c-di-GMP-I riboswitch aptamer from Desulforapulum autotrophicum, 80 nucleotides, folded computationally.
[in-house]
RNA sequence: AAUCAGAAAAGCCAAACCCGAAGUAAUUCGGGGACGGAAAGCUUCGAAUCCGUUUGAAAACGGAUGGUCGGGCCGCCUAU
Numbered sequence: 001a002a003u004c005a006g007a008a009a010a011g012c013c014a015a016a017c018c019c020g021a022a023g024u025a026a027u028u029c030g031g032g033g034a035c036g037g038a039a040a041g042c043u044u045c046g047a048a049u050c051c052g053u054u055u056g057a058a059a060a061c062g063g064a065u066g067g068u069c070g071g072g073c074c075g076c077c078u079a080u
Stems, first nucleotide, its partner, number of pairs: 005078002012037002017032006035067001041073003045070003048065006
């Protein structure tokens, strides 16, 4: 230095819920709040789920979820 792993220490993020705002909606943003997280950091490349349009139905198109999973990129510490 790198890979695997995750004790300790320093920190980090922030579920549900509440308030305000945006959006047709899924949902997102800000504040409060902590269920949890070793990438719960970033990224829609693939899948999945959800919303909208359309349709007899399926499919298709657009959007959302990165705290659904996989992939890619970056990153703190060092007992072992």
Its mean pLDDT, the model's own confidence on a scale to 100, is 86. Rfam family: c-di-GMP-I riboswitch aptamer. A reference for the family is Weinberg et al. (2007), "Identification of 22 candidate structured RNAs in bacteria using the CMfinder comparative genomics pipeline", Nucleic Acids Res.